This is a predicted structure of an 87-nucleotide RNA (c-di-GMP-I riboswitch aptamer) from a soil metagenome. RNAcentral holds the sequence, with entries from MGnify. Of the family's consensus pairs, 95% are formed in the model.
[in-house]
């Protein structure tokens, strides 16, 4: 790739459970998805912090930035693998 066929996944939300949190897992549920299968390189975003700096008349606050540790992959990117198929 064709209003093909047979199948697959499952957003929001709800219930349960784990986590400080972002969020994970299980069940229900379908907005969508042709890799919405797997991984997690780089970035974006999000959370946390007995850390650092800026901001401030001042402050342990708020806000912004950095650093550290995590999260997300249905934001972009990179790697690996894969079902069906006519013109």
């Nucleotide at each position: 790739g064709a209003g093909a066929a047979g199948g697959g996944c499952a957003a929001a939300c709800c219930g349960g459970u784990c986590g400080c949190g972002a969020g994970g897992c299980c069940g229900g549920g379908a907005c969508g998805c042709a890799a919405a299968g797997c991984c997690g390189u780089g970035g974006a975003c999000c959370a946390c912090g007995u850390c650092c700096g800026c901001c401030u008349c001042a402050u342990u606050a708020a806000g912004c930035g950095g650093c550290g540790u995590g999260g997300c992959a249905g934001c972009c990117u990179g790697g690996c693998u894969a079902c069906c198929g006519a013109a």